[in-house]
RNA sequence: AGAGUUUGAUCCUGGCUCAGGAUGAACGCUGGCGGCGUGCCUAACACAUGCAAGUCGAACGGGAAACCUUGGACUCGUCUAAGGUGGAUAGUGGCGCACGGGUGAGUAACACGUAGCUGACCUGCCCCGGAGAGGGGGAUAACUAUUGGAAACGAUAGCUAAUACCCCAUACGUUCGCCGUUAUUUGAAGACGGUGAAGAAAACCCCGGUGCUCUGGGAUGGGGCUGCGGUCCAUCAGCUAGUUGGUAAGGUAAAAGCUUACCAAGGCGAAGACGGAUAGGGGGCCUGAGAGGGUGACCCCCCACACUGGCACUGAGACACGGGCCAGACUCCUACGGGAGGCAGCAGUGAGGAAUAUUGCGCAAUGAGCGAAAGCUAGACGCAGCAACGCGGCGUGAGCGAAGAAGGCCCUCGGGUCGUAAAGCUCUUUUCUGUGGGAAGAGAAGGACGGUACCACAGGAAUAAGUGUCGGCUAACUACGUGCCAGCAGCCGCGGUAAAACGUAGGACGCAAGCGUUAUCCGGAUUUACUGGGCGUAAAGCGCGUGCAGGCGGUCAGUUAAGUUAUGCGUGAAAGCUCCCUGGCUCAACCGGGAGAGGUCGUAUAAAACUGAUUGACUAGAAGGCAGCAGAGGCGUGUGGAAUUCCAGGUGUAGUGGUGAAAUGCAUAGAUAUCUGGAGGAACACCAGUGGCGAAGGCGACACGCUGGGCUGUACUUGACGCUAAGACGCGAAAGCGUGGGUAGCGAACGGGAUUAGAAACCCCGGUAGUCCACGCCGUAAACGAUGCACACUAGGCGUAUGGCCGUUGGGCUGUGUGCCGCAGCAAACGCGAUAAGUGUGCCGCCUGGGGACUACGGCCGCAAGGCUAAAACUCAAAGGAAUUGACGGGGGCCCGCACAAGCAGCGGAGCGUGUGGUUUAAUUCGAGCCUACGCGAAGAACCUUACCUGGGUUUGACAUCAUGGUGGUAGGAAACCGAAAGGGGACCGACCUUCGGGAGCCAUGACAGGUGCUGCAUGGCUGUCGUCAGCUCGUGCCGUGAGGUGUUCGGUUAAGUCCGGUAACGAGCGCAACCCUCAUCGUCAGUUACAAGUGUCUGGCGAGACUGCCCGUGACAAGCGGGAGGAAGGUGGGGAUGACGUCAAGUCAGCAUGGCCUUUAUGUCCAGGGCUACACACACGCUACAAUGGCCGGUACAAUGGGUCGCCAACCCGCGAGGGGGAGCCAAUCCAAUAAAGCCGGUCUCAGUUCGGAUUGUAGGCUGCAACUCGCCUGCAUGAAGUCGGAGUUGCUAGUAACCGCACGUCAGCACAGUGCGGUGAAUACGUUCCCGGGCCUUGUACACACCGCCCGUCACACCAUGGGAGUUGGUUGCACCAGAAGUAGGUAGCUUAACCUUCGGGAGGGCGCUUACCACGGUGUGGUCAAUGACUGGGGUGAAGUCGUAACAAGGUA
Repeated sequence: AGAGUUUGAUCCUGGCUCAGGAUGAACGCUGGCGGCGUGCCUAACACAUGCAAGUCGAACGGGAAACCUUGGACUCGUCUAAGGUGGAUAGUGGCGCACGGGUGAGUAACACGUAGCUGACCUGCCCCGGAGAGGGGGAUAACUAUUGGAAACGAUAGCUAAUACCCCAUACGUUCGCCGUUAUUUGAAGACGGUGAAGAAAACCCCGGUGCUCUGGGAUGGGGCUGCGGUCCAUCAGCUAGUUGGUAAGGUAAAAGCUUACCAAGGCGAAGACGGAUAGGGGGCCUGAGAGGGUGACCCCCCACACUGGCACUGAGACACGGGCCAGACUCCUACGGGAGGCAGCAGUGAGGAAUAUUGCGCAAUGAGCGAAAGCUAGACGCAGCAACGCGGCGUGAGCGAAGAAGGCCCUCGGGUCGUAAAGCUCUUUUCUGUGGGAAGAGAAGGACGGUACCACAGGAAUAAGUGUCGGCUAACUACGUGCCAGCAGCCGCGGUAAAACGUAGGACGCAAGCGUUAUCCGGAUUUACUGGGCGUAAAGCGCGUGCAGGCGGUCAGUUAAGUUAUGCGUGAAAGCUCCCUGGCUCAACCGGGAGAGGUCGUAUAAAACUGAUUGACUAGAAGGCAGCAGAGGCGUGUGGAAUUCCAGGUGUAGUGGUGAAAUGCAUAGAUAUCUGGAGGAACACCAGUGGCGAAGGCGACACGCUGGGCUGUACUUGACGCUAAGACGCGAAAGCGUGGGUAGCGAACGGGAUUAGAAACCCCGGUAGUCCACGCCGUAAACGAUGCACACUAGGCGUAUGGCCGUUGGGCUGUGUGCCGCAGCAAACGCGAUAAGUGUGCCGCCUGGGGACUACGGCCGCAAGGCUAAAACUCAAAGGAAUUGACGGGGGCCCGCACAAGCAGCGGAGCGUGUGGUUUAAUUCGAGCCUACGCGAAGAACCUUACCUGGGUUUGACAUCAUGGUGGUAGGAAACCGAAAGGGGACCGACCUUCGGGAGCCAUGACAGGUGCUGCAUGGCUGUCGUCAGCUCGUGCCGUGAGGUGUUCGGUUAAGUCCGGUAACGAGCGCAACCCUCAUCGUCAGUUACAAGUGUCUGGCGAGACUGCCCGUGACAAGCGGGAGGAAGGUGGGGAUGACGUCAAGUCAGCAUGGCCUUUAUGUCCAGGGCUACACACACGCUACAAUGGCCGGUACAAUGGGUCGCCAACCCGCGAGGGGGAGCCAAUCCAAUAAAGCCGGUCUCAGUUCGGAUUGUAGGCUGCAACUCGCCUGCAUGAAGUCGGAGUUGCUAGUAACCGCACGUCAGCACAGUGCGGUGAAUACGUUCCCGGGCCUUGUACACACCGCCCGUCACACCAUGGGAGUUGGUUGCACCAGAAGUAGGUAGCUUAACCUUCGGGAGGGCGCUUACCACGGUGUGGUCAAUGACUGGGGUGAAGUCGUAACAAGGUA
């Protein structure tokens, strides 16, 4: 410090996610040691048991046990009496119990922090000082007696003490009243003096002291007040009656509405009152570069609380955690009458929860209470126990050790790896175990920890390694298993048979007594931007203006010192932090000492530039005056012509209107058309212009009236009067609403006609609201320049509107508007560019991923429609902007192709052949499937082929290699016999080589063979197709942030990216062309078998020839194009071979090869028979026809390619014929098949299902072959089907082509309508490129990129999820009104009662109880607010597999 993720790729925007650190953690797996820390975050839930606050006999009465002395009794144990020592338990009294310890419920507050104030205050114990303690009195607990009660706890009578209580005296101070003096301060209740009044005390003792009273001061602690600081919500905007102030009184330690009465009507609030939600605050802690963000465990400070609520008492201090009273809830005891209790102290229990420890030891240390002290007390504290919860430390061994052992895993079988790792040898002993010694902590003694730390000796490598990960981010890879299953996953994403992503194993990487996971916080995130972001198109400028508050503000001076700056002082507790210095535990963690840092704080002094304040001045901002100018600026009133429609009349006759085409409509009752006249409403042609005006919306005939703004010139006036603008107020298109008018045209809704699968639309005919006017609402728009307002600055050029100045036939200068291009600059790019999106300043508004959601709820506005404001749950890993390359378009331009058109012949109808689908079957083997499968693999299925089916055999196998063993009448052959065959069987016959060992062969066993079994989506190779289309790329350079572009585009031209020109490109490669073969002409050479011979033909070599070379025209002087000459051939002469980068996961595992998987007495192999030949049907490709350009009969002419010895087969003979016999010739320019056919000549048929056509069937034959039944071909005779030129549609072909005609060959025993070749005869047509199909180039749009067979929207149906409304129901909280009112305090008091004082002895003063008034907790009634839960039903939303219906959007998306 960054990385992953939107795309085919790119840049940007933007969210999500990861790597780091942290934790009072928890969970999973694992776990050796000791040190230091830490340990209920949840139920402020309920608590059994024990302990957590006592102490003082030197305040007091009383005085137990025990002991001593003396006496008595005596059973000799002891008992008892008196005295003494002693001091326990309870009580009175004093001090403490308000500290220490716990918790964080409440609290948004002077609670906390910080800085101050207290002249408005208190302070026990402690310290310093002053003064004093004289006299007296009455009680009471304990105790005793009686007595109530289950208990808790009392009641009555009696006795008694005090440092308990009371009275009197005294008063240095003090307090109060009055009088006086005086300081400071913004403000005073200050200080001092005088005088009067009032108010004190306690004793104990070890004789040293310790206490007591009044008072001054100090210290410490506290109370109160104030400035400033620190949460969220404005969908909380108004709140407030003790409320704000005053006077008087009360009250307190003390100011104060703190309380009461009266008076006044104030007080708070957008700088956020009031309300709601949440929350103890701080030092600090975590993170971060910092600024910040998060947090408030442990430790320290403060606050609050102590079962819940209220209340006071005591006291120096409490409204009191282990005190009291009352109420409530809960728990317990009970004799039912009553009582008791409060762990948020330490342990512990239950409960809750993912989760948090021992009912331990000790007061030895530290600090605390009491005491004079010894001392006592203490779950504060010191220790120990439990827990890897955290931090930091140590160890689990070290050295040597290669036959790189065994074993595991992988493997290309060679090896690699675990791995010096192990074993083995040598060494050590931290730790561990045993034994012994043994602290410091404690200043004399005294140690819970603790026989602990530590030390020594001995023993023995001994007791000690896991966990997570290994697709990218991110460090670490293989095998097997699994097969979109099981599973993984932080994000992207893996898994559908070769998974480095799942599971296991081996190995590797990381960390290590831990390692991972989860949760939470900060960081990364500049992703809330103060540091440090944005708003034309990504989210984001309010529709526009006026303007209060607020913010900001021109020039020159003076003053001031609030901000600002500097310096000093104070404070910012300690701990913590920094790690700068230093010390103690062996180090570290931890602990100690020092230093530093830390505030938006206070205060003093100084400075005066800037900001502020204030005073004075100025004119450059702003405003005004004067003189001019342009304009659809606004409002009102009136006027005008053109056009549409309607009405009346005339002329006139059959249609009109409308559309893609029609129809509805109108019209013989006279339309449309045309003429005249009239009515009425709305809008203003031309002018008219990126022209004008206005803030925006918006404004367009003409005239008049009223009225706003702007600009120019001048520099006369004022003198900063300015800019912006939350809230507020006003204006605000269209549609819509209300009331009343108006209505010609247009025209939602609606009706009709079309279109269509449908047509709720687009098109057509009608047509209501509305559009218009007046008044009033509404308040929204893609209200857009998607660009807030104001000011300043920053190259130019060209228009235009309207002013001014100079010059003047063209021009120049200067304003204000309005446009285009463009520099710098900006920007992700597009683009902007003085009219900024540049550079700055001021102010306002707004944004923070997509969806949910321009929504819900609440509030405000509105008559309504609705508007403004505006969430959350849930869900996704994106959504988006700009640009790039493609692809696509029912976008555009240019250009090709038998693509269309023009032609010729067909196909589609018939019969037959072949292939395919389907069906059938035991099997009908398999593959091929638009073009690019379908006479295709198959150049030929009767057996074989053959892969299929049925049945019968066989198992090292039909075939290959190797190893081991065996085998001599061995290998091999083979009659009879069985069998469908394979096979079995075996009489008999019977080998080869040899170096003499054996080999070969055969048999057995084991390795293995075998598979047309699967995967063409694991592959090689080959092939098809786009397409013989003209394209596809590279190097360097240049342009662009980049994808990428340029080159390859452009102007011509070509069959061609062919060539030329131009050009930020210059070159090059694969393609094109050429080079190759063949045909056509000629020359030459050779010539068998061709010819009787020679030349020639012919055959085979070699060579020539054609290049736009020549001429004319055209073109740009080019490339080229058009025409011509010559020539056998002319512009590529015809044909072939040749197929760029790539596309289709195209085809083929069944041609071959091949990975993986499967199979192994079978999916191998052998055999027989069957099947591949089935047949209602459908399609594809062919053949033959339908006839006279023909059929038939007779005669007759002319080829070429190719083939032939298990072959072609002549002559001749037989047969109607297929064929048979025959055997000559030929290994072929020699012989043969071999007569070519169409053609030509002659004859016949005469338009008919025929002398056309030949299917089908019968029958007789022939050939091949082991065998023609399933299932071959041919021949003769007989039979003689459909068919009379073929619907929609569709194919081929541009010249020796189509069409027609025959011939040959390959396969092959046989089988050819197929295929491949060969020659013969031999046309028609092409105007042209609008259209169909395919293709090329350029351009344009795009939401497509699996690329239009794309993408994608909404309803409906189903499932799940969260949410709104909802008759209501339930609960929490709170306001208001009222009722009631415990305990307590204060006031009152007629009743009762009463030791101290007074008394005239009667009583009084004072007190207590009771009663009563006020306040008030709990409680109750009623009515509101608010929050939450729930609710039949209901609304939309989100998500979900391949559901339904349509096609809205993206291309002109087919109606932009």